About this RNA
The prediction has a mean pLDDT of 85. The RNA shown here (Pistol ribozyme) has 75 nucleotides. It matches the Rfam family "Pistol ribozyme". For this family Rfam cites "Crucial Roles of Two Hydrated Mg(2+) Ions in Reaction Catalysis of the Pistol Ribozyme" (Teplova et al., Angew Chem Int Ed Engl, 2020). Gene Ontology term of the family: catalytic activity. RNAcentral holds the sequence, with entries from ZWD.
RNA sequence: ACAGGUCAUAGCCUGUCUAAACAGUCCAUUAAGCUAUGAGCGCUACAAGCCUAUAUAACAGGCUUGUAAGUUGGA
Numbered sequence: 001a002c003a004g005g006u007c008a009u010a011g012c013c014u015g016u017c018u019a020a021a022c023a024g025u026c027c028a029u030u031a032a033g034c035u036a037u038g039a040g041c042g043c044u045a046c047a048a049g050c051c052u053a054u055a056u057a058a059c060a061g062g063c064u065u066g067u068a069a070g071u072u073g074g075a
Stems, first nucleotide, its partner, number of pairs: 001016005006039006025075004033041001044068009
């Protein structure tokens, strides 16, 4: 200098062309990803539609859309 931990800014940390992670203060907690603010990508709940298996259907799994809320506590 650049890249990465969802995105922006700031921080913390890691790596050196790679994009992961046992790192990101500690102990737990959460489906919720390192932290703060904002977002609302992922994740969660509800509703609808589609696909697959079964098949009268329902249930299970996956995908899409909409709505809601969007880890928590202590040191």